[in-house]
Glycine riboswitch aptamer, 85 nucleotides, folded computationally.
It was read from a public genome assembly, where an Rfam model found it.
It matches the Rfam family "Glycine riboswitch aptamer". About the family: This family represents the bacterial glycine riboswitch.
The model forms 84% of the base pairs in the Rfam consensus.

RNA sequence: AUGGCACUCUGGAGAAUCCCGUUUGGGUGCCGAAGGGGCAAGACUUUAUGUUCAAUCUCUCAGGCAAAAGGACAGAGCUUUUAAA
Numbered sequence: 001a002u003g004g005c006a007c008u009c010u011g012g013a014g015a016a017u018c019c020c021g022u023u024u025g026g027g028u029g030c031c032g033a034a035g036g037g038g039c040a041a042g043a044c045u046u047u048a049u050g051u052u053c054a055a056u057c058u059c060u061c062a063g064g065c066a067a068a069a070g071g072a073c074a075g076a077g078c079u080u081u082u083a084a085a
Stems, first nucleotide, its partner, number of pairs: 001081001003079002007077005016028001018027003029065003035061001036059003042052003045048001
């Protein structure tokens, strides 16, 4: 210096501490940053309602809406020497 994100530390947003029930449940309104789905340019060729295709955009399936936990992402440690933890 390139890469990795297994492991450690730090920072880290949004949205009802709603209602019924009184506990493996139901209802209403919301959020977007685990995960998952969708697509633009471009590329490809079979020129088609085609294939491929990113995000913090979008959907809200999953998840979430006091705190705690979780948390994309960022920084540091760590690790690797071109493939590994």
The coordinates come from a structure-prediction model, not an experiment, and the mean pLDDT is 76.